[in-house]
RNA sequence: GGUCCCGUCGUCCAGAGGCCUAGGACGCCGGCCUUUCAAGCCGGAAACGCCGGUUCGAAUCCGGUCGGGACUG
Numbered sequence: 001g002g003u004c005c006c007g008u009c010g011u012c013c014a015g016a017g018g019c020c021u022a023g024g025a026c027g028c029c030g031g032c033c034u035u036u037c038a039a040g041c042c043g044g045a046a047a048c049g050c051c052g053g054u055u056c057g058a059a060u061c062c063g064g065u066c067g068g069g070a071c072u073g
Stems, first nucleotide, its partner, number of pairs: 001072007010026004018056001028044005049065005
């Protein structure tokens, strides 16, 4: 250099055009409970790498770009 794959809350994963002002687990914060802690219960904050295009509608499809990975010259 070429081909292919992946990028979503702090972490891991789901979502595959409209049911999504994006869901779950762990973690974090608050409350309840408890003598206290833990556990348990309730509640909360937290994310679609970036730019452009297609579409009535994009996390999802297309192009570019950035980052990571595999194979290969």
Model confidence (mean pLDDT): 82 of 100. This is a predicted structure of a 73-nucleotide RNA (transfer RNA) from a soil metagenome. It matches the Rfam family "tRNA". Its family is annotated with triplet codon-amino acid adaptor activity in the Gene Ontology. By type it is a transfer RNA. From the family's description: Transfer RNA (tRNA) molecules are approximately 80 nucleotides in length.